[in-house]
RNA sequence: GGGCUCGUAGUGAAAUGGUAUCACGUGUCUAUGGCAUAGACAGAGUAGGGGUUCGAUUCCCCUCGAGUCCA
Numbered sequence: 001g002g003g004c005u006c007g008u009a010g011u012g013a014a015a016u017g018g019u020a021u022c023a024c025g026u027g028u029c030u031a032u033g034g035c036a037u038a039g040a041c042a043g044a045g046u047a048g049g050g051g052u053u054c055g056a057u058u059c060c061c062c063u064c065g066a067g068u069c070c071a
Stems, first nucleotide, its partner, number of pairs: 001070007010024004018054001026042006047063005
C1' cells in the first nucleotide's frame, strides 16, 4: 500500500427496511432476624458524517477504530 470481516446498553450477543430484543451486570422494592437466593419494577445503546427511501441497526459512499490475509 491492497483485499476481506467487523463496530449495537457496563460486558457478551440478536435484530436482512417498519416502535431495537435477550442474558449477565447496576439501582429500587418485596419475601428472610440477617446473608445467600427468588420475584417485580426502573435506568442505560446502533463509531462519526453524507446519500437513497414515506421510513435505515439494516442498502450505498467517505472518515475513524479493531481483527485477519497478501505484498
Annotation: The RNA shown here (transfer RNA) has 71 nucleotides and comes from a Minisyncoccota bacterium. The RNAcentral record of the sequence draws on ENA. Model confidence (mean pLDDT): 83 of 100.